[in-house]
Molecule: transfer RNA
Organism: soil metagenome
């Protein structure tokens, strides 16, 4: 320089070819309990970031950030 994947809760990750309220374990908080185990209940996310299409975006497209990778 040039391709290719990746960017969702504190962490790790799903969300099926655009639809109605954004989800699960872990961790956090509460509560029963003899208990830091077991059960139950509860907060946390404007989905990197800015634009576009569309009635409608996490999801489609552009650019741009980081972040792993292959070629050169």
């Nucleotide at each position: 320089g040039g391709g290719g994947c990746c960017a969702u809760a504190g962490c790790u990750c799903a969300g099926c070819u655009g639809g109605c309220u954004a989800g699960a374990g872990c961790g956090c908080g509460g509560g029963u309990u003899u208990g830091c185990a077991a059960c139950c209940c509860g907060a946390g996310g404007u989905c990197g970031u800015g634009g576009g299409u569309u009635c409608g975006a996490a999801u489609c497209c552009c650019a741009c950030u980081g972040g792993c990778u292959c070629c050169a």